[in-house]
Order: sequence, then structure tokens, then C1' cells
RNA sequence: GCCUCUGUAGCUCAGGCGUAGAGCGGUUGCCUCGUAAGCAUCAGGUCGCGGGUUCAAUUCCCGCCAGGGGCU
Repeated sequence: GCCUCUGUAGCUCAGGCGUAGAGCGGUUGCCUCGUAAGCAUCAGGUCGCGGGUUCAAUUCCCGCCAGGGGCU
């Protein structure tokens, strides 16, 4: 330098044009003499950045950035 995959909640990841989700973690409450466990509840997101296509983009296209793998 070229090819390819990945980037989404604090962490691990799903979703892949039409309301952004799960598990774990966190808050609050219930339960308990108390703690843990269990149950309920709530909060937490510029979907890496910029541009384009579209009525509508996390999703499709282009560029860039970061990381993994491969080739030279």
C1' cells in the first nucleotide's frame, strides 16, 4: 500500500430503511431481624465522524478515523 471484518447503553452483544433492544451492571421499592438471593420498577444512547440517496438512514452508498484478520 491492497483486501476483508468490526465500531449500537457502564460491559458483552442483537437488530440491519418506518417507535433503538437483550443479558449483565446501576437506581428505587417489595421481601428479610439484617445481608445476599428472588420479584417488581425506573434511569441510562449525537447507533465512531462527515457527506450523499430517500418521504424517512442505526440500517443503503462514498470518504475519513479507530480496532481485528489476511496479502505484498

A computed fold for a 72-nucleotide RNA from a Candidatus Kariarchaeaceae archaeon, annotated as transfer RNA. The sequence is in RNAcentral, with records from ENA. Its Rfam family is "tRNA". The family's RNA type in Rfam is transfer RNA. Taxonomically the source falls in Candidatus Kariarchaeaceae (Archaea, Candidatus Kariarchaeota, Candidatus Kariarchaeia, Candidatus Kariarchaeales).